[in-house]
The part of an RNA shown here (large-subunit ribosomal RNA, domain I) has 598 nucleotides and comes from Saccharothrix sp. MB29. The organism belongs to Saccharothrix, within Bacteria. Its Rfam family is "Bacterial large subunit ribosomal RNA". Gene Ontology terms of the family: structural constituent of ribosome and ribosome.

Context: one part of a larger RNA
RNA sequence: GGCAUACGGUGGAUGCCUUGGCACCAGGAGCCGAUGAAGGACGUAGGAGACUGCGAAAAGCCUUGGGGAGCUGUCAACCGAGCUGAGAUCCAAGGGUGUCCGAAUGGGGAAACCCGGCCCCAGUCAUGUGGGGUCACCCAUACCUGAACACAUAGGGUAUGUGGAGGGAACGCGGGGAAGUGAAACAUCUCAGUACCCGCAGGAAGAGAAAACAACCGUGAUUCCGUGAGUAGUGGCGAGCGAAAGCGGAUUAGGCUAAACCGUACUCGUGUGAUACCCGGCAGGGGUUGCGUGUGCGGGGUCGUGGGACCUGUUGGUCGAUUCUGCCGGAUCGACGGAGAGUCAUAAAAUACCGUGGUUAGCGGAACGUGUCUGGAAAGCGCGGCCGUAGAGGGUGAGAGUCCCGUACGCGAAAACCCGGUAUCUCUCUUGACGGUGUUCCCAAGUAGCAGCGUACUCGUGAAAUUCGCUGUGAAUCUGGCGGGACCACCCGCUAAGCCUGAAUACUACCUGGUGACCGAUAGCGGACUAGUACCGUGAGGGAAAGGUGAAAAGUACCCCGGGAGGGGAGUGAAAUAGUACCUGAAACCGUGUGCCU
Repeated sequence: GGCAUACGGUGGAUGCCUUGGCACCAGGAGCCGAUGAAGGACGUAGGAGACUGCGAAAAGCCUUGGGGAGCUGUCAACCGAGCUGAGAUCCAAGGGUGUCCGAAUGGGGAAACCCGGCCCCAGUCAUGUGGGGUCACCCAUACCUGAACACAUAGGGUAUGUGGAGGGAACGCGGGGAAGUGAAACAUCUCAGUACCCGCAGGAAGAGAAAACAACCGUGAUUCCGUGAGUAGUGGCGAGCGAAAGCGGAUUAGGCUAAACCGUACUCGUGUGAUACCCGGCAGGGGUUGCGUGUGCGGGGUCGUGGGACCUGUUGGUCGAUUCUGCCGGAUCGACGGAGAGUCAUAAAAUACCGUGGUUAGCGGAACGUGUCUGGAAAGCGCGGCCGUAGAGGGUGAGAGUCCCGUACGCGAAAACCCGGUAUCUCUCUUGACGGUGUUCCCAAGUAGCAGCGUACUCGUGAAAUUCGCUGUGAAUCUGGCGGGACCACCCGCUAAGCCUGAAUACUACCUGGUGACCGAUAGCGGACUAGUACCGUGAGGGAAAGGUGAAAAGUACCCCGGGAGGGGAGUGAAAUAGUACCUGAAACCGUGUGCCU
C1' cells in the first nucleotide's frame, strides 16, 4: 500500500409523516372608487426585530347580539403592570376614528415631500405659529356676461350634480393585427383574424321578434347542445379549410317609435276691411284670431290573411266640465265604477307588514367498565356490557362507535343584507270593437340600387348571388320594394334603410362546503419555513435555498478536563448512537482494530 471483515466519522438518500399545494364539483357572490379605491410609505404595544391587526381615538373606541372563565395576537420565552361573574379576552352585525402617498384633484414635485390662497377658531402686545374647512380638470344643466361685426356667435364666469377620471383573474363586444410553423423547398394558401396592442361594458356580454328559411309540402325572434357531417362545398383542387337547411333537446316573451292626420306654443312669410276664421243650424257678437312654412310638445299610429290616416256605417255603463253667447244636435276632456298588468325589457319610485324563508355569531346532541395481560404509555389483547336517524373525520403517551372535538338529528338572531308574499302605490284599457267605399294621403333617402376597389361568408373572382366598407352616381311608396346563388320569366316568401328585450349560454379573482386509482419536501404553486423574501440587474426583469428532538422540555442540577469549543461522569427519559449540528440515517468519501498478501 492492497483485499477482507468489524466498529466508527462524514453525508443526507430511503422509509414514514404533513401544516402546503394541484385538479374538479355544488351553492353563493360577481364589482371597488372623489363619502378618495386597488396598492403602498410611515407610525402604533411598558421592553430590540419581523409578521398580523390598527391609524395621532393607532394589537384599538362606541352600540347591539352571541358566549361563559379566564385574558393582555404570532415567532416566543422572560420580567413588569393590569383587566375580568358589575361578564373580561373572544365571535358576529352596525357605527366612529382613519397620518402621508397613490386617479390624487389648491400649486409644485426626484411617490409617501415642499410651498400656498380664502373662511372660521386657538394663541400672542403684535407678527411668526397651530387647528378645522375649502380651492384641479372635463362634461351636463341653469343663469350672468360677452369680441372681430349691428343682431348674433366664439370666448369668459357663477351655481348645481351620489356625473366622469383610476383599479380589477377569466369570460364578452369592437378597432388594429404578426411571425416561427405546415405545404416535407417556396410566393397564392396555412398558422389565424390566433398571439399581441388599444377602446368599451356587464354579471354576464353579444344576438334577437324575418326585406328569414324552405320548395310547390311547410316552418315561424334569438341563443346554446346533440345530430346532420368531416357531408355539400372550397382549395398552387396541394397542404389544408369547411358550412347550412332539416331533425332531437335546453329555454321560451314579446314590445316601443318615425310618417300620414288632429291639436297647441313659438319663428318666419303672406293677407284684408268684411271675405277667411271662431264645431253645425238660427240669431247676435268678436276682429287678424286666417292661410302657408319650419321647429318643439301632446294625441294618433305600428302592419304583410298588407297596415294606418282621411271619409262613412253599426254597436257602445253613469256623472260632471269645456267648446264666444242663447236653444237643439254633436265633439273633446275629466271623475266614478269595472277589467287587467307591474318595477329584469315593454313607464317608473317608495313605504309598511308578514314568514314555510335564507346568509352573517351560536346551542343541544346517545352509549364503558375492568385486568397479578403486554408495554414508558392502551385506544392493543382478554372478560363482561351499552348506544346507534350518530360505525364521516380528527385528537388523546400504539390501533377508541361508547375519553375529547365532532357526526346523524334538532334548535337559534337584537342588528344588517337577501328571497318570497300581501297591502298601500303606479300604470294601461274601458273612445274600443266590427264593417264599407277610394284615380285621396302616409308607410324610415344621399338610403336601396348601380359602377370601381376591398371585405366577411364553405365560397382563394370564380357563372358569384348574399354581407359590410370607401369613392362616385343615385330611385320608388303597395299597380311600391327586397329575396329565393349570374341574369330573365312564372311562382313562392318577406316588408330594409329607427329602437328596446328576460331565460336557456361563457367565465371564476372572491366566499362556503365537498371530492380525488392527484403530490408528499429535487415532488406538489416559484413559495408547507420572515417568499415574489434573500440575492442579481442602471432598468424592464430574473429569482432561490431552507420541513420532522420527545408523549411531555422532563432541553442534562451538580462534579471533573479545557481559555473556549467540546467532552467524561451524574441526572431526565421507554430510548440520549432521540442532546436542539436532534426521526430513520443508504452510497460516494475518511478513519481505527483484526486477518491475509506485498